The RNA shown here (FMN riboswitch aptamer (RFN element)) has 156 nucleotides and comes from a Chloroflexota bacterium.
């Protein structure tokens, strides 16, 4: 000083504000089982119906917001690639490791030597499971990785 190994530490963010209202609860009518009563009728329960009562979707309706890693002649949610999830094999269990599914979204104009990456507009996208239908809330997960700084030692 470079290649490799091994350690330690870090590695995701997001519903303001409002309409609707599927249900749930209160009242009230009606009918029915049980039990009570001299009788009128009554208590619990359950089924139906109404209600200008109240509670209700952060998922649906407006509208608000959020953006992991490496890489690219210039700075990316959307251009190229990985990572998170799911099966299956591996395996006494597991993890590496392989297979497979799933892995989404961009156009126009300026600038300029170079930009689907910067500016200026319009628009798209977002696993799995719960739950009134989820990028955002809850859960797996104080998890795990794409990596990303440091350190140590061996070889030269």
């Nucleotide at each position: 000083a470079u290649a490799u190994a091994c350690c330690u530490u870090c590695g995701g963010g997001g519903c303001a504000g409002g309409g609707u209202g599927a249900g749930c609860g209160g009242c009230g009518g009606u009918u029915c089982u049980c039990g009570c009563u001299a009788g009128c009728g009554c208590u619990c329960g359950a089924a139906u119906c109404g209600u200008u009562c109240g509670c209700a979707a952060u998922u649906c309706c407006c509208g608000a917001u959020c953006g992991g890693u490496g890489g690219u002649g210039a700075c990316a949610g959307c251009c190229c690639a990985c990572g998170a999830g799911c099966g299956c094999g591996g395996c006494a269990a597991a993890a590496a490791c392989g297979c497979g599914c799933a892995g989404g979204a961009u156009c126009c104009g300026g600038u300029g030597a170079a930009a689907u990456u910067c500016c200026g507009g319009g628009g798209c996208c977002g696993a799995c499971g719960g739950u009134a239908c989820a990028g955002u809330c809850c859960g797996g997960a104080u998890g795990a990785a794409a990596g990303a700084a440091g350190g140590u030692g061996a070889u030269c």
Rfam family: FMN riboswitch aptamer (RFN element). Its family is annotated with FMN binding in the Gene Ontology.